[in-house]
RNA sequence: AAAAUUCUUCGGGGUAUUGUGCAAUUCAUGACCGACGGUGAUUGGCAGAGCCAUAAGUCCGUGAGCCGAAAGGCUGAUCCGGUGUAAUUCCGGGACCGACGGUAAAGUCCGGAUGGGAGAAGACCGUC
Numbered sequence: 001a002a003a004a005u006u007c008u009u010c011g012g013g014g015u016a017u018u019g020u021g022c023a024a025u026u027c028a029u030g031a032c033c034g035a036c037g038g039u040g041a042u043u044g045g046c047a048g049a050g051c052c053a054u055a056a057g058u059c060c061g062u063g064a065g066c067c068g069a070a071a072g073g074c075u076g077a078u079c080c081g082g083u084g085u086a087a088u089u090c091c092g093g094g095a096c097c098g099a100c101g102g103u104a105a106a107g108u109c110c111g112g113a114u115g116g117g118a119g120a121a122g123a124c125c126g127u128c
Base pairs, nucleotide, nucleotide: 001127006123007122008121009120010119018028019027031108032107033098034097035062036061037060038059043053044052045051046050057096058095065074066073067072078094079093080092081091082090100111101110102109
């Protein structure tokens, strides 16, 4: 110091306000949120032409979820303008999306879930 082994730990955020109503964090109004890996022209640092950290809810994938006896299958949403050799990622603006069950109709409440999990970090072992 790289791969492999085994183990441990970690591993999702969010309805203020007002209205109607017997009843709504479910309707109306407005508010708020954005898992993991990749890509990436951002920003910062070191440094010397590279390296490290950081940067997409809507791009490419994964995960939860749903269907199925299994194999396996299904599964959301972005445009316009600007800069530029190059941007669906930067800057500005405007949109849009969000499993199942419960309940006054739920991305945000309660429940399955003290669960599962993409993955992240560390240790062990071992080789050189």
Predicted 3D model of a 128-nucleotide RNA (FMN riboswitch aptamer (RFN element)). Its Rfam family is "FMN riboswitch aptamer (RFN element)". Gene Ontology term of the family: FMN binding. The sequence was found by an Rfam model in a public genome assembly.